[in-house]
RNA sequence: GGAGCAGAACAGGCAGCCGCUGUGUGCAAGCUACUUGUACGUGGAGGAAAGUCCGGGCUCCAGAGGGCAUGGUGCUGGAUAACGUCCAGCGGGGGUGACCCCAGGGAUAGUGCCACAGAGAGAAGUCCGCCCGUCGAAGCCUCGGCGAAGACGGGUAAGGGUGAAAGGGUGAGGUAAGAGCUCACCGGGUCCGGCGGUGACGCCGGAUGCCAGGUAAACCCCACCAGGAGCAAGACCGAAUAGGGGAGCGUCAAGGGCGGCCCGUCCGUGCUCCCGGGUUGGUUGCUUGAGGCUGCCGGUAACGGCAGUCCCAGAUGAAUGGCUGCCACCAGCGCAGGGGUAACCCGGCGCAGGCACAGAACCCGGCUUAUGGUCUGCUCCGGCC
RNA sequence: GUCCCCUUCGUCUAGCCCGGCCCAGGACACCGCCCUUUCACGGCGGCGACGCCGGUUCAAAUCCGGCAGGGGACG
Numbered sequence: 001g002g003a004g005c006a007g008a009a010c011a012g013g014c015a016g017c018c019g020c021u022g023u024g025u026g027c028a029a030g031c032u033a034c035u036u037g038u039a040c041g042u043g044g045a046g047g048a049a050a051g052u053c054c055g056g057g058c059u060c061c062a063g064a065g066g067g068c069a070u071g072g073u074g075c076u077g078g079a080u081a082a083c084g085u086c087c088a089g090c091g092g093g094g095g096u097g098a099c100c101c102c103a104g105g106g107a108u109a110g111u112g113c114c115a116c117a118g119a120g121a122g123a124a125g126u127c128c129g130c131c132c133g134u135c136g137a138a139g140c141c142u143c144g145g146c147g148a149a150g151a152c153g154g155g156u157a158a159g160g161g162u163g164a165a166a167g168g169g170u171g172a173g174g175u176a177a178g179a180g181c182u183c184a185c186c187g188g189g190u191c192c193g194g195c196g197g198u199g200a201c202g203c204c205g206g207a208u209g210c211c212a213g214g215u216a217a218a219c220c221c222c223a224c225c226a227g228g229a230g231c232a233a234g235a236c237c238g239a240a241u242a243g244g245g246g247a248g249c250g251u252c253a254a255g256g257g258c259g260g261c262c263c264g265u266c267c268g269u270g271c272u273c274c275c276g277g278g279u280u281g282g283u284u285g286c287u288u289g290a291g292g293c294u295g296c297c298g299g300u301a302a303c304g305g306c307a308g309u310c311c312c313a314g315a316u317g318a319a320u321g322g323c324u325g326c327c328a329c330c331a332g333c334g335c336a337g338g339g340g341u342a343a344c345c346c347g348g349c350g351c352a353g354g355c356a357c358a359g360a361a362c363c364c365g366g367c368u369u370a371u372g373g374u375c376u377g378c379u380c381c382g383g384c385c
Numbered sequence: 386g387u388c389c390c391c392u393u394c395g396u397c398u399a400g401c402c403c404g405g406c407c408c409a410g411g412a413c414a415c416c417g418c419c420c421u422u423u424c425a426c427g428g429c430g431g432c433g434a435c436g437c438c439g440g441u442u443c444a445a446a447u448c449c450g451g452c453a454g455g456g457g458a459c460g
Base pairs, nucleotide, nucleotide: 001381002380003379004378005377006376007375008374010372012327013326014325015324016323017322018321020044021043022042023041024040025039026038027037028036029035030034046357050368051367053366054365055364056363057362058230059229060228061227065263066262067261068260070226071225072224073223074222075089076088077087078086079085090104091102092101093100094099105221106220110219111218112215113214114213127160128159129156130155131154132153133152134151135150139146140145141144168186169185170184171183172182173181187211188210189208190207191206192205193204194203195202196201234284235283236282237281244275245274246273247272248271249270255267256266257265280460291310292309293308294307295306296305297304298303329354330353332351333350334349335348337346338345339344386459387458388457389456390455391454392453395413396412397411398410405443415431416430417429418428419427436452437451438450439449440448
């Protein structure tokens, strides 16, 4: 210098002018519940406010109860309000490396599927080949047999061939030919024991020829979790109005309690659904919270504890903006330099530019996606000394 | 704001639940040929698509995840 890996913080700053919005105080008006105007003070987007993909708080339905169904998660230990998140490990995989990735339980609980090709796709299978037996046109001979090709019957999973995948690998023995059939070594599995670890698991020793594919992001089994709806939840005030039309069910048991079924419980004396009409204003929920910052302590870490300190957006057609100047940052072009043997490095002036992604709407914890430059640590390659 | 649903030739759709015979079928449209004096009708043939990116699998339109685009309901 090039290429890359991991992490962190930031999201331009200051001044002037003109605006928007919340709130406090003062004044003025309506008339004092409150609203409007005005002056001054003060607060005013994000790391993702986004996608709405997970998890919780909160609210209502019954302090949300039991079972089934359904859905989700899935190595171990921990963190947490909770999680599909995070941290630390284990095992597997990728990369030369820094480092990264894994829906990572069960395939001897059962079932299904494995297209095409292939003989056979699963306690499998003989298409070619190899070997044995019987027969055997040709041929040979001592005339009774031998016997290439071929036919039939059988053995064989070593070799060929098909396929993504064909029942461990190499070698030797063995055999008619072969085969874990037997043996040695290697790989894997199961069982037993010991050691280390909380554990996943690792290491060591022994026994056993046990070697019987893949797929569960197929059904399923096992373990754990989950009641439903959502701030347009919900509460209050005001306004408006006719409880209009239709359909279904029910007549003391149905129906309803916000996706399904059964039980239980509560409501209940008609209920449910559709269509149509009226009103479509305000207050509350609403922002003090699993809150921020600093310090100390515990923990490898995620995180937790204690102390101090701070109050930091609440709009409702929806505010948080615009212009000018200076400075900062980025990279381009031109000009002239300095340092170094060199690769290369450093700063100066002028000109024309650039400064992303994106906008709170009940609130938090995550994930994912979009996005600008900066800094720190590390890796590989090349050059020079 | 909250909660749902959808995406396959130019258009409307089948296939997706339960992966393979799918280089994806049909209708209309378009193009060429035949028929006809010519056009239409009819017949034959052709062109033409799984929204994008990953993952699972031998294999993905189909299963899973993430994006993008479109539509709907709710006071």